[in-house]
RNA sequence: GCGGCUGUAACUCAGCGGUUAGAGUACAAGCUUGUCAAACUUGAAGUCACGGGUUCGAAUCCCGUCAGUCGCG
Numbered sequence: 001g002c003g004g005c006u007g008u009a010a011c012u013c014a015g016c017g018g019u020u021a022g023a024g025u026a027c028a029a030g031c032u033u034g035u036c037a038a039a040c041u042u043g044a045a046g047u048c049a050c051g052g053g054u055u056c057g058a059a060u061c062c063c064g065u066c067a068g069u070c071g072c073g
Base pairs, nucleotide, nucleotide: 001072002071003070004069005068006067007066010025011024012023013022018056027043028042029041030040049065050064051063052062053061
C1' cells in the first nucleotide's frame, strides 16, 4: 500500500429499516443474615466510533474518515 472483519452502557455482547435501544457482569439502594457472601427486588448508566447521503422513518442501507484486528504484498 491492497483486501476482509469489527466499532452499541464501565466490561462482554444481542439487536428483519418501524415508532421508548436491550441482556449478562459490574455499580448504587433496598430486602435477607449476628457479619460477609449468595439469592431476590428496584435503580442509575448510551453522541449506537465520527462526518455526510438515501428514506415518511437509519444502530441497521450507501459513501468517506478514524481506530482495532486478520490476511496479502
This is a predicted structure of a 73-nucleotide RNA (transfer RNA) from Candidatus Hodgkinia cicadicola. Its Rfam family is "tRNA". About the family: Transfer RNA (tRNA) molecules are approximately 80 nucleotides in length. It is annotated as a transfer RNA. RNAcentral holds the sequence, with entries from ENA.